[in-house]
RNA sequence: AACCGACAAAGGCUACCUCGCGCGAAAGCGCGGGGGCGCAAAGUCACCGGUCUACCGGGCCUCGGCCCCAGGACAGCGGGACUGCCGGA
Numbered sequence: 001a002a003c004c005g006a007c008a009a010a011g012g013c014u015a016c017c018u019c020g021c022g023c024g025a026a027a028g029c030g031c032g033g034g035g036g037c038g039c040a041a042a043g044u045c046a047c048c049g050g051u052c053u054a055c056c057g058g059g060c061c062u063c064g065g066c067c068c069c070a071g072g073a074c075a076g077c078g079g080g081a082c083u084g085c086c087g088g089a
Stems, first nucleotide, its partner, number of pairs: 003088003012039002016035008037076001043082003047079003050074003057068004
């Protein structure tokens, strides 16, 4: 160094709920406080698969709507890439 995550140690993040504020058509996301599901990369990246939403667009329509569609989203769905603390059963 690779590999591994036993035993520790110092720490870290924060699912979801809630209070306050904001962005977005939505999915979802950001900031601050509290609680704390969990995570050895739950650090970063949308390259591949998957999942979510459907503004715009297309089609249908009984004109109420319905179906399709990522340029949107999810990194705490999986794979992959990059980086990283401690330790070495």